Context: one part of a larger RNA
RNA sequence: CUGGGCGUAAAGCGCACGUAGGCGGUUUGUUUAGUCAGAUGUGAAAGCCCCGGGCUCAACUCGGGAACUGCAUUUGAUACUGGCAGGCUAGAGUCCGGUAGAGGGUAGCGGAAUUCCCAGUGUAGAGGUGAAAUUCGUAGAUAUUGGGAAGAACACCAGUGGCGAAGGCGGCUAUCUGGGCCGGUACUGACGCUGAGGUGCGAAAGCGUGGGGAGCAAACAGGAUUAGAUACCCUGGUAGUCCACGCCGUAAACGAUGAGUGCUAGAUGUCGGGGGCUUGACCUUCGGUGUCGUAGUUAACACGAUAAGCACUCCGCCUGGGGAGUACGGUCGCAAGAUUAAAACUC
Repeated sequence: CUGGGCGUAAAGCGCACGUAGGCGGUUUGUUUAGUCAGAUGUGAAAGCCCCGGGCUCAACUCGGGAACUGCAUUUGAUACUGGCAGGCUAGAGUCCGGUAGAGGGUAGCGGAAUUCCCAGUGUAGAGGUGAAAUUCGUAGAUAUUGGGAAGAACACCAGUGGCGAAGGCGGCUAUCUGGGCCGGUACUGACGCUGAGGUGCGAAAGCGUGGGGAGCAAACAGGAUUAGAUACCCUGGUAGUCCACGCCGUAAACGAUGAGUGCUAGAUGUCGGGGGCUUGACCUUCGGUGUCGUAGUUAACACGAUAAGCACUCCGCCUGGGGAGUACGGUCGCAAGAUUAAAACUC
């Protein structure tokens, strides 16, 4: 280089935007760069291969041929690919009219619950467990009523419901703002797809500075349990959880399934639109989200128009287990560490 693969066996980057590059709809003309055909030149000799000859044979050697799959020049072909010029509208986008939504940012507001504080009623217990104890309580707890404060989260609605590229998003209102879908078919005219590097986003935990701190709760303390109990259970409880700004950049970041496009039976549920009539438990169409299933695929499980089917384009990745996602070096980071990533040895 060729090859085979990547749902679960090793293997899809967490996700997107996008540079280079790769690939790219339909049609006309032109060019002849790629491509194809012919010719000429060249492709040293030796060697290899073929046919002969010479040493008694062979090795060896001599002669001839072939080959040297290449390169250059030239003549021609013009379907395909490319270049250039022009056209088209089925891809892509714009426009107009609608529409659903926990999509994102900011500000304000609300009720339930919890804890604490104050006051009233009230008296001896409360709490907790398998059972207890630590703990709280006659300085009046628990319970109950009224008032106040604080922080965090938003019951019901709620749904294999919705939105978002992924992470993720759920009280209400206002405001700023992104994307989608449907219908119209007015406009642009291939403007497209992918994407090495690069850039941005990226749960939780963690880190820095400053706030905040009700509940919960690593660490920690005590009580139990136990042979022990650095646990499971209980009583407490600090970081943290919350906010602002700045880092970190990882997850079973999962559909363990990269993105895009086309093609290939149906049935049924549901969400958002459109059309139709005979207005219905109706028919039809577009987009999403589920279940079952045909062909087909698969080692099987299973997948099956939301493909793991049939194809094409581009990227990423894999190549026995351990050593090891480690060491060293580089880059990044305040650190924690992240990323890139071996070998000896061993089975």
Predicted 3D model of a 347-nucleotide part of an RNA (small-subunit ribosomal RNA, central domain) from an uncultured bacterium. The RNAcentral record of the full RNA draws on ENA and SILVA.